Notes: RNAcentral holds the sequence, with entries from MGnify. This is a predicted structure of a 68-nucleotide RNA (transfer RNA) from a chicken gut metagenome. Rfam family: tRNA. About the family: Transfer RNA (tRNA) molecules are approximately 80 nucleotides in length. Rfam classes the family as a transfer RNA. Model confidence (mean pLDDT): 82 of 100.

Formats: sequence, structure tokens, C1' cells
RNA sequence: CGUUGUAGCUCAGUCGGUAGAGCAAUUGAUUCGUAAUCAAUAGGUCAAGGGUUCGAUUCCCUUCAACG
Repeated sequence: CGUUGUAGCUCAGUCGGUAGAGCAAUUGAUUCGUAAUCAAUAGGUCAAGGGUUCGAUUCCCUUCAACG
């Protein structure tokens, strides 16, 4: 100096309008039982602080962490 930081993990997302997928977890169905399959549920102060704005995960500034 550059890139990245969003669910337990891997990652989307949006030219600013109340955040999603896959896997994992829990519950139920199915099975003699397990696995698989199907259905449902839960899980996030969007790294932290501040600014702009009616409104910020998104724009601006600073800081922190990881990688190069």
C1' cells in the first nucleotide's frame, strides 16, 4: 500500500429501504434399528467506534484482526 471481515463452517447479498443459500444443529415423519430421504424449527448488535442521511450490511473517516 492492496484485499478481506455477514449464522457453528463455507459464502452470497444490495448503484442506501426492516439479511439469505448450502452444509452443520434440533424436532417430527419414514425404518425392526442406524444411515439415507422428506418436512419443519432455531441460529446474525452484518469486526468495533464515529459521521452523512428520514433511513446505512451498503457511502465517508478512524481503529482492530487476517492474508498478500